[in-house]
Molecule: transfer RNA
Organism: Clostridia bacterium
RNA sequence: GUGCCCGUAGCUCAGUUGGAUAGAGCAACGGCCUUCUAAGCCGUCGGUCGGGGGUUCGAAUCACUUCGGGUACG
Numbered sequence: 001g002u003g004c005c006c007g008u009a010g011c012u013c014a015g016u017u018g019g020a021u022a023g024a025g026c027a028a029c030g031g032c033c034u035u036c037u038a039a040g041c042c043g044u045c046g047g048u049c050g051g052g053g054g055u056u057c058g059a060a061u062c063a064c065u066u067c068g069g070g071u072a073c074g
Stems, first nucleotide, its partner, number of pairs: 001073007010026004019057001028044005050066003054062001
C1' cells in the first nucleotide's frame, strides 16, 4: 500500500430480509431474606449503536467517507 473482519451499556456480547419503545448476562446501586457475609429473589441505573454527512416515510442494519483494532498478501 491492497483485501477481509471487528467497533452496540463500566465489561462480554445478541440484534444486520431496514419497521415502530435498542436488548441479555455480569458489574454498580436499592430492597427482601439472613445473627452477619455469601448465595438466592425483586427492582433501579446505565448506550443518540466509533465519528461524519447521505439514501429512505423510516437506518444499529444500506451506500460513501473517515478513525481505531485485528488479520492475510506485498